[in-house]
Molecule: transfer RNA
Organism: Marinobacterium sp.
This record gives sequence, C1' cells and structure tokens, in this order.
RNA sequence: CGGAGCAUAGCGCAGCCUGGUAGCGCAUCUGCUUUGGGAGCAGAGGGUCGCAGGUUCGAAUCCUGCUGCUCCGA
Repeated sequence: CGGAGCAUAGCGCAGCCUGGUAGCGCAUCUGCUUUGGGAGCAGAGGGUCGCAGGUUCGAAUCCUGCUGCUCCGA
C1' cells in the first nucleotide's frame, strides 16, 4: 500500500442476508424459599446498536466516508 472480517446492556453473543416495538445467557437488584450461605423459583433495572452523513413514511439492518481491533497478501 491492497484485500477481508469484526464493533449491539457490566461480560459473552443473536438479530443484519429479506428495513417495521432491540433480544438471549451470565452478572446486578428485589421478593419467595433457607437458621444462614449456596442452589432453585418469580420479578425488575440496565442500550443514543463504534462515529458522521445519505436513502426511506420508517435504518442495528441498505449506501458512502472515517475510527479502532484482528487476519491475509505485497
């Protein structure tokens, strides 16, 4: 320098292809259970979907640029 992949809750990820209420597990908090802890059960909180712009009635999703990380080639 060229190419590819990844970026979504505290952590690990799905959802993107085919635009239409942002989800799962773990963790955290509350309650029940227990002498207590742990386990189990029920419930709750937590996200400007890496940044900026464009298309659209509507963008995590489509298009463009940028940033960071990883890999391949030279």